[in-house]
Context: one part of a larger RNA
Molecule: large-subunit ribosomal RNA, domain I
Organism: Desulfobacterales bacterium HSG2
RNA sequence: AGCAGACGGUGGAUGCCUUGGUGUCAGGAGGCGAGGAAAGACGUGGUAGGCUGCGAUAAGCUUCGGGGAGUUGCCAAACAAACUUUGAUCCGGAGAUUUCUGAAUGGGGAAACCCGUCCCGGGUAAUGUCGGGACAUCUGCAACUGAAUACAUAGGUUGUAGAGGCGAACGAGGCGAACUGAAACAUCUAAGUAGCCUCAGGAAAAGAAAACAACUGUGAUUUCCAAAGUAGCGGCGAGCGAAAUGGAAACAGCCCAAACCGGAUAUAUGUUAAAGCCCGAAAGCGUUGUAUAUUCGGUGUCGUGGGACUGAUUGGAGAGAGUUUCGGAUCUCUCGGGAAGUUACAAAACUGAUUCAUAAUUGAAGCGGCUGGAACGCCGCGCCAUAGAAGGUGAAAGCCCUGUAAAUGAAAUGAACUCAGUCUUCCUGGGUCAGCACCCAAGUACCGCGGGACACGUGGAACCCUGUGGGAAUUCGGGAGGACCAUCUCCUAAGGCUAAAUACUACCUGACAACCGAUAGUGAACCAGUACCGUGAGGGAAAGGUGAAAAGUACCCCGGUGAGGGGAGUGAAAUAGUACCUGAAACCGUUUGCUU
Numbered sequence: 001a002g003c004a005g006a007c008g009g010u011g012g013a014u015g016c017c018u019u020g021g022u023g024u025c026a027g028g029a030g031g032c033g034a035g036g037a038a039a040g041a042c043g044u045g046g047u048a049g050g051c052u053g054c055g056a057u058a059a060g061c062u063u064c065g066g067g068g069a070g071u072u073g074c075c076a077a078a079c080a081a082a083c084u085u086u087g088a089u090c091c092g093g094a095g096a097u098u099u100c101u102g103a104a105u106g107g108g109g110a111a112a113c114c115c116g117u118c119c120c121g122g123g124u125a126a127u128g129u130c131g132g133g134a135c136a137u138c139u140g141c142a143a144c145u146g147a148a149u150a151c152a153u154a155g156g157u158u159g160u161a162g163a164g165g166c167g168a169a170c171g172a173g174g175c176g177a178a179c180u181g182a183a184a185c186a187u188c189u190a191a192g193u194a195g196c197c198u199c200a201g202g203a204a205a206a207g208a209a210a211a212c213a214a215c216u217g218u219g220a221u222u223u224c225c226a227a228a229g230u231a232g233c234g235g236c237g238a239g240c241g242a243a244a245u246g247g248a249a250a251c252a253g254c255c256c257a258a259a260c261c262g263g264a265u266a267u268a269u270g271u272u273a274a275a276g277c278c279c280g281a282a283a284g285c286g287u288u289g290u291a292u293a294u295u296c297g298g299u300g301u302c303g304u305g306g307g308a309c310u311g312a313u314u315g316g317a318g319a320g321a322g323u324u325u326c327g328g329a330u331c332u333c334u335c336g337g338g339a340a341g342u343u344a345c346a347a348a349a350c351u352g353a354u355u356c357a358u359a360a361u362u363g364a365a366g367c368g369g370c371u372g373g374a375a376c377g378c379c380g381c382g383c384c385a386u387a388g389a390a391g392g393u394g395a396a397a398g399c400c401c402u403g404u405a406a407a408u409g410a411a412a413u414g415a416a417c418u419c420a421g422u423c424u425u426c427c428u429g430g431g432u433c434a435g436c437a438c439c440c441a442a443g444u445a446c447c448g449c450g451g452g453a454c455a456c457g458u459g460g461a462a463c464c465c466u467g468u469g470g471g472a473a474u475u476c477g478g479g480a481g482g483a484c485c486a487u488c489u490c491c492u493a494a495g496g497c498u499a500a501a502u503a504c505u506a507c508c509u510g511a512c513a514a515c516c517g518a519u520a521g522u523g524a525a526c527c528a529g530u531a532c533c534g535u536g537a538g539g540g541a542a543a544g545g546u547g548a549a550a551a552g553u554a555c556c557c558c559g560g561u562g563a564g565g566g567g568a569g570u571g572a573a574a575u576a577g578u579a580c581c582u583g584a585a586a587c588c589g590u591u592u593g594c595u596u
Stems, first nucleotide, its partner, number of pairs: 001595009015581001016545002020516002022513007029505002031166002039101003042055003046079001049075003061095006070083003106115003116135007137163009170201001171199005181188001185235001211218002222249005232240002253497003260298010275288001276285002278328006303475001305440003309435006316335006336428006349422005354416005360408003366381005382399002384388001390402003446470007456482001477492005532539002552580001555567004
């Protein structure tokens, strides 16, 4: 030195474990913010630091409930000082306080700092100073003022209401790529995707046919399954890709504009009482009337076309009104009868009940022996079960503990389908028939040109949207049925509202998993978006396990008053000694044997 054995060191694999993750499902909630948010800075404890909580009332204050013996959060033990059956700590509801920064909003600013004005108050002889409140901008509305410039307007001031910022995805709209694929590439694709912007809601959007269909019919919208990778589109390449219809989920329908009537205002016209004052007769009035414009109220809303107007007919009661009297008609109110409602169709609120949420409460049934450090194991004999889910307890527990099944529960706040009442509104104030031809959404429909969007790339290209130019009709009207025309059929544009079925999950609660188990699972099981790196945008770790219990080794010895060890002691175990479960391999030794 090599090989082999034994015993160690180093190292931290493996096994076991789990406080942390991952995914899914169900329910809730779906926002927070000038009443100052999200996110932070700095403080705050008897005690130096960090985390958590809180805010100069600072690990907290008040109050209302729950609960019932200890308590003063965690790392983290001890000490000090306290609180507590006159109910503390703790849990839940409501409230108070809430420094400074931050939309940050009195002005400024290199965020957490600096400097103000006015009013009120404390203090001072007075100033300085201290405390409280107000003071940003934009928009709507109202009022007051008010230029050039006469009326006016712009502007200004005040009051009042709102906005601003943050937030995961889902939604609507505007703008809108490229890589890529086409085995190159230009039309095309990727894709109306990513990204940017605006805006909103708990959902959003869409929505009550100018729709489909096809000679039979359907009857708003939305979503799903099928139709169907079909019909089609397509350098007919790559690729893109419907609809009718059938089945299901959920269902809900409404309001205006106009014609016409009436009121108000403005302008024009009108003085010869003529058109007017509901009708008939008489009296009386008259800037009444008429026309136009604006506005308010009534009416009215549809495709078997509807409505207006005129006439006829029919429909509870009573009272009142107009210039007066009588009759009729009209209008208003009251009663009676009927109906509906706060998500659209008008709109506000209250009360009660119910249910639920936010603390909780009750909650069955086992003992003995053996082994062992310890019984939850084994043996024996029992018991409960609407509870044999789970976790813990010195090993493996239905009956030890927490729980579980089941049942019960709220002073306060919130929610909700509800339900009832108050309340509010509507109908009765309409309906039917006939006539008449007044109305039925205009720079619109439609057409040309240029585009977009429709599964559809200009194609035979309809339908839908519109930049530009032209430019209708009013129901004997108008649009559609994939060029266009005819017939036929369907529908009624150019105004608006509308729940549910649908999408999503930052957040809360519960449950589950042929999901992970510390190089895995989140980047993060541990004080992690930390340490660290970068001017910055940004990048971004490593790091879990003594033991049942610290019982964490009193005392002695060696040593530097060390480090580290040897005894002793604890413990079931110390080769479990905090560099701590197990403790593989590489690597390094000690010792024994063999070989050289």